Transfer RNA from a Myxococcales bacterium, 71 nucleotides, folded computationally. Its Rfam family is "tRNA". Rfam classes the family as a transfer RNA. Taxonomically the source falls in Myxococcales (Bacteria, Pseudomonadati, Myxococcota, Myxococcia). The RNAcentral record of the sequence draws on ENA.
[in-house]
RNA sequence: GCCAGAGUAGCCUAGUGGCCAGGCGACUGGUUUGUACCCAGUUGACGGGGGUUCGAUUCCCUCCUCUGGCU
Numbered sequence: 001g002c003c004a005g006a007g008u009a010g011c012c013u014a015g016u017g018g019c020c021a022g023g024c025g026a027c028u029g030g031u032u033u034g035u036a037c038c039c040a041g042u043u044g045a046c047g048g049g050g051g052u053u054c055g056a057u058u059c060c061c062u063c064c065u066c067u068g069g070c071u
Base pairs, nucleotide, nucleotide: 001070002069003068004067005066006065007064010024011023012022013021018054025043026042027041028040029039030038047063048062049061050060051059
C1' cells in the first nucleotide's frame, strides 16, 4: 500500500428498515437481628461525520480505532 472482518450500556453477547433484547454489574425496596442468597423494580448504549428513506443499529460514502490476510 491492497483486501476482508469487527465497533451496540461499566463488561459480555443478540438484533438484515418501524420506538435496541438478554445476562453480569450498579442502585432502590422486600425478606433477615445483620450480611449474603433469593424475590420485585429501577438504571444505563448503537465509534465520528454525511447521504438515501416517511422512517437507519440495519443500506451507501468517508474518517477513526482494533483484528486477520497478501505484498